[in-house]
RNA sequence: AGGAAGCUCCGGAGAAUCUCGCAAGAGUGCCGAAGGUGCAAGGUGGCGCGAGCCGCCGAAUCUCUCAGGCAAAAGGACGGAGCAGGCAUG
Numbered sequence: 001a002g003g004a005a006g007c008u009c010c011g012g013a014g015a016a017u018c019u020c021g022c023a024a025g026a027g028u029g030c031c032g033a034a035g036g037u038g039c040a041a042g043g044u045g046g047c048g049c050g051a052g053c054c055g056c057c058g059a060a061u062c063u064c065u066c067a068g069g070c071a072a073a074a075g076g077a078c079g080g081a082g083c084a085g086g087c088a089u090g
Base pairs, nucleotide, nucleotide: 001089006083007082008081009080010079011078016028018027019026020025029070030069031068035066036064038062042057043056044055045054046053047052
């Protein structure tokens, strides 16, 4: 020099108040916005005379639905306001 994490307040979507069971639990149908998986451009390594082939890195509110969730409450990505802070980095 530069505001990442953190704290407080406000806003904040989707989907069965399902079925069985005394309960513990089990089952069916769904949702994507805690967390997690996957990858495009691009970068990069190896092989090959070459066209090319095989790897690695690589974002999201996209994707999957592992986790989580499907009345309310709670939680909630993300956004806004404030507080605090010199830790990472240069």
Glycine riboswitch aptamer, 90 nucleotides, folded computationally. The coordinates come from a structure-prediction model, not an experiment, and the mean pLDDT is 79. Its Rfam family is "Glycine riboswitch aptamer". Rfam 15.1 lists 9,425 matches to the family in 5,228 species. Rfam links the family to the GO term glycine biosynthetic process. A reference for the family is Babina et al. (2017), "In Vivo Behavior of the Tandem Glycine Riboswitch in Bacillus subtilis", MBio.